Predicted 3D model of a 537-nucleotide part of an RNA (small-subunit ribosomal RNA, 5' domain) from a metagenome.

[in-house]
Context: one part of a larger RNA
RNA sequence: GAGCGAACGUUAGCGGCGGGCCUAACACAUGCAAGUCGAGCGAGAAAAGGGCUUCGGCCCUUAGUAAAGCGGCGGACGGGUGAGUAACACGUAGGUAAUCUUCCCUUGAGCGGGGGACAACGUUCCGAAAGGGACGCUAAUACCGCAUAAGUUCCUUGGGACUCCGGUCCUGAGGAGGAAAGCUAGGCCGCAAGGUCCGGCACUCGAGGAGGAGCCUGCGUAGCAUCAGCUAGUUGGUGGGGUAACGGCCUACCAAGGCGAAGACGCUUAGCUGGUCUGAGAGGAUGAUCAGCCACACUGAAACUGAGACACGGUUCAGACUCCUACGGGAGGCAGCAGUGGGGAAUAUUGGACAAUGGGCGCAAGCCUGAUCCAGCCACGCCGCGUGAGUGAUGAAGGCCUUCGGGUCGUAAAGCUCUGUGGGGAGGGACGAACCGCCGGUGGUGCAUAGCCAACGGCAUGACGGUACCUCCUUAGCAAGCACCGGCUAACUUCGUGCCAGCAGCCGCGGUAAUACGAAGGGUGCAAACGUUGCUC
Repeated sequence: GAGCGAACGUUAGCGGCGGGCCUAACACAUGCAAGUCGAGCGAGAAAAGGGCUUCGGCCCUUAGUAAAGCGGCGGACGGGUGAGUAACACGUAGGUAAUCUUCCCUUGAGCGGGGGACAACGUUCCGAAAGGGACGCUAAUACCGCAUAAGUUCCUUGGGACUCCGGUCCUGAGGAGGAAAGCUAGGCCGCAAGGUCCGGCACUCGAGGAGGAGCCUGCGUAGCAUCAGCUAGUUGGUGGGGUAACGGCCUACCAAGGCGAAGACGCUUAGCUGGUCUGAGAGGAUGAUCAGCCACACUGAAACUGAGACACGGUUCAGACUCCUACGGGAGGCAGCAGUGGGGAAUAUUGGACAAUGGGCGCAAGCCUGAUCCAGCCACGCCGCGUGAGUGAUGAAGGCCUUCGGGUCGUAAAGCUCUGUGGGGAGGGACGAACCGCCGGUGGUGCAUAGCCAACGGCAUGACGGUACCUCCUUAGCAAGCACCGGCUAACUUCGUGCCAGCAGCCGCGGUAAUACGAAGGGUGCAAACGUUGCUC
């Protein structure tokens, strides 16, 4: 000099864009943060309104609505944190002939026919509760056989090519095993049940792709040698098991190996990177915000479900802690968003909205979304603007200094003439909005003027917000401080003090004329900031 997620002191007008628990991965009251689908399925209220009534109640609407249940998809994303980890964790370059992949895209084939249950519900029992047991009924795109099909897989087997002789690739035959689910807009026929036509969405088995994930390898990535030897599933082999998959991943047996001064092992510290800061660079320091990867979810352990987890707002066990209890037993997990206590020098609102972007579910309308978009608080940072402009010499008054002549604050003020950014008031007023939807005509599909699809025109949809912006009115009125002035270092006098009180980054000032302490006047530098402290280069 530059920088900062800063803090502290004094001061403080406005706006834009960013940032905001670095400490206790300490404990958490309360609310919200993951649901959705009635176009998969069965069942189905209440309150209210209306009607009837023999006054017991019944019927209709609300409504096939709400709440719940079975089932599907999603809860593995999104969001948080940095504890652990010195490691294939990350970065980079490769490999996987050793692999998996829901949804999505392209494409091939299919969706036939049966069966038995379990919730909800009813009855009943236990329990304070949380919850649970028994019996009985029932549906499905839930579950289970059967049929049918290709590829793949498995078994047997033929041929060809290559070969590191282990196998790999291409191609053929026989056998085994081996899937599914329906729902629905609209038209036509029918009294109805239903049938049929044509669309939509689902479902099953493959092939390919995209994206995602797993695994392996080379190289690189902190300190200490006052850590020098480490290792028994250890190193390798064979058989077996296991996995989507290679592998001591696991296991039985066999061999005795494997690593190490190019630093094994141990200890300490630490998430890694793109980047960020600094520097002419080399380098050094760092890893907040944003982005990629990893790890974790009260602590430890485990598996289940699933395409995917060993799963933050799932399950089980153990532990610590907190809460409820009828003492028998139960409930909980903010390192999600707010918020509280605590710790600390220190870090915000228990806000609004799904309008936009994105995500989940749904044919859709839509619902959910503390992701997100906004608003609130804080000079925490960067940037911009303002605190007025012109004129004005009796150089006013006053302050300070003085050699007492004067000098200086100083065109500074007053006065006069203007302006109106910001502030205040009034009015107008966006972009972000176009999808979806509705209406209209047009085109395509179609038997069709249904339906569906497409482009076009119109209507409607905004949390922010009556915000940005524009116009008018108002008054110079409401808006300047902080540090420094001995040298380094820009800026000097007077008074007070008298090695005292004090200053100080270094050198050093102060013991009676102190430009160094304190005050005043003046000056210098920055300016809504200025200084101090801490840390990095």
Description: The RNAcentral record of the full RNA draws on SILVA.